[in-house]
RNA sequence: AGUGAGUCGGGCGAUCGCCCCGCAAGGGGAGGAAAGUCCGGGCUCCACAGGGCAGGGUGGCCGCUAACGACGGCGCGGAGCGAUCCGCGGAAAGUGGCACAGAAAACAGACCGCCCGAAAGGGCAAGGGUGAAAUGGCGGGGUAAGAGCCCACCGGCGCGCGAGUGAUCGCGCGCGCACGCUAAACCCCACCCGGAGCAAGACCAAAUAGGAGGGAGAGUGGCCCGCUCAAAUCCCUCGGGUAUGGUCGCUCGAGCCGGCGAGCAAUCGCUCGGCCUAGAGGAAUGAUCGCCACCCGCAAGGGUACAGAACCCGGCUUAUAGACUCACU
RNA sequence: GCCGGAGUAGCUCAGCUGGUAGAGCAGCUGAUUUGUAAUCAGCUGGUCGGGGGUUCGAUUCCCUUCUCCGGCU
Numbered sequence: 001a002g003u004g005a006g007u008c009g010g011g012c013g014a015u016c017g018c019c020c021c022g023c024a025a026g027g028g029g030a031g032g033a034a035a036g037u038c039c040g041g042g043c044u045c046c047a048c049a050g051g052g053c054a055g056g057g058u059g060g061c062c063g064c065u066a067a068c069g070a071c072g073g074c075g076c077g078g079a080g081c082g083a084u085c086c087g088c089g090g091a092a093a094g095u096g097g098c099a100c101a102g103a104a105a106a107c108a109g110a111c112c113g114c115c116c117g118a119a120a121g122g123g124c125a126a127g128g129g130u131g132a133a134a135u136g137g138c139g140g141g142g143u144a145a146g147a148g149c150c151c152a153c154c155g156g157c158g159c160g161c162g163a164g165u166g167a168u169c170g171c172g173c174g175c176g177c178a179c180g181c182u183a184a185a186c187c188c189c190a191c192c193c194g195g196a197g198c199a200a201g202a203c204c205a206a207a208u209a210g211g212a213g214g215g216a217g218a219g220u221g222g223c224c225c226g227c228u229c230a231a232a233u234c235c236c237u238c239g240g241g242u243a244u245g246g247u248c249g250c251u252c253g254a255g256c257c258g259g260c261g262a263g264c265a266a267u268c269g270c271u272c273g274g275c276c277u278a279g280a281g282g283a284a285u286g287a288u289c290g291c292c293a294c295c296c297g298c299a300a301g302g303g304u305a306c307a308g309a310a311c312c313c314g315g316c317u318u319a320u321a322g323a324c325u326c327a328c329u
Numbered sequence: 330g331c332c333g334g335a336g337u338a339g340c341u342c343a344g345c346u347g348g349u350a351g352a353g354c355a356g357c358u359g360a361u362u363u364g365u366a367a368u369c370a371g372c373u374g375g376u377c378g379g380g381g382g383u384u385c386g387a388u389u390c391c392c393u394u395c396u397c398c399g400g401c402u
Base pairs, nucleotide, nucleotide: 001329002328003327004326005325006324007323008322010292011291012290013289014288015287016286018029019028020027021026031306035317036316038315039314040313041312042311043197044196045195046194050225051224052223053222055193056192057191058190059189060074061073062072063071075088076087077086078085079084089188090187094186095185096182097181098180111128112127113124114123115122116121136154137153139151140150141149155177156175157174158173159172160171161170162169163168201248202247203246204245211238212237213236214235215234216233217229218228219227220226255275256274257273258272259270260269261268262267293304294303295302296301330401331400332399333398334397335396336395339354340353341352342351348385356372357371358370359369360368378394379393380392381391382390
């Protein structure tokens, strides 16, 4: 000068308040993102969610996991001197698109040009020019001029053998070469996904008339099948009553810290040790003072990043003053 | 808390099977009129909410973020 990984997120004390638990004494009280709700799961109800269609998602390979688009290792390609970082199915199944410019934008074709020829006409694709992109690259031979026309090397494709669980890699042989880009275009292939969400849902209390009329079997789902329940229920209208209530779900859990072991790692295991860490229900977690740390300021003094739990958990993304640690180039 | 929708000119809206964005009103200039309005002709005006990606190329496709609106007891 960089690259990668990680930690903290003002500290201590006093006083007065707020929420929860507890008879009391006393104990506990925001975060790394509590945020966005972008993925995945638990839990609850509907079949412990079954078949098909539609729809959606993922996308190198192998692992890991409750699951994932997360994470780990490996493979290939690209960037960088390097540490390291970024990308990833199929364009020889089919359909579509490729503006302008350019002769031509993809079963081909020839503007300038080169060659043969008196011309008509024919041969060619090396060079020029256009474009984001022009039908393998470079060198040599060859030719009237040229051209995989021929040859070497590189690239590509096919086959075989070997290594590897696999992506893939190595070696050998063959083919002058047939294949522009685009799938975050339709699509194809492989795999995955049922729907709704704690305002889920369960129970209690209050009220009441099992009300009248009309209609329909009802429930689940985007649709069909299927499944479950079944004379109760649902929908509409009319008239009336009660209440906008209480309890549970609710926080001890795929839990946190340490140790040991397996594994390169993610991660997993343990008859190991320790800990309990908000749980209210419209919402508490605050204020003041003293000392210290840091920042601004000459000073007096002021300030402490982003931000604020609402069923829970694993990730991702976004915001974040400042301070610190480790490894590597 | 959960679920859904929209951001394009000063205002109201088109455009979304990717190819350099348009309409009406408003504004400005000119004509018409003695003058104004109306009318006619012309003109101006756009980071397509912000950032990143896919593509040769993005208002349009994908991701992320900000703002606004609606529904559910």
This is a predicted complex of two RNAs, RNase P RNA and transfer RNA, with 402 nucleotides together. Rfam match: Bacterial RNase P class A. Rfam's curators write: Ribonuclease P (RNase P) is a ubiquitous endoribonuclease, found in archaea, bacteria and eukarya as well as chloroplasts and mitochondria. The family's RNA type in Rfam is ribozyme. Gene Ontology terms of the family: tRNA processing, dimeric ribonuclease P complex and ribonuclease P activity. Model confidence (mean pLDDT): 79 of 100.